[in-house]
Molecule: transfer RNA
Organism: Puniceicoccales bacterium
RNA sequence: CGCAGGAUGGAGCAGUCUGGUAGCUCGUCAGGCUCAUAACCUGAAGGUCGCUGGUUCAAAUCCGGCUCCUGCAC
Repeated sequence: CGCAGGAUGGAGCAGUCUGGUAGCUCGUCAGGCUCAUAACCUGAAGGUCGCUGGUUCAAAUCCGGCUCCUGCAC
C1' cells in the first nucleotide's frame, strides 16, 4: 500500500438502513425529602454529531476527499 469497523455534551452509547425539533444511562449543578448523608423525586446547564467540499427546501444521516483510533491480511 490492501480490507473491515469506528469518531455524536464530562464518561459509555443509540439515532444513519427509510434525510424533517439530537436522544438514553451515568456524572455535574440547583431544589425537594432527611436530624444528617446516601438512596429516591423534580428541574437545569452542557453538543456547532472528527475536518472539509458537494447534493437538497432541509444533512449526524446521502456522495467525494482528508485526519485519527481499532482489528484483519501482507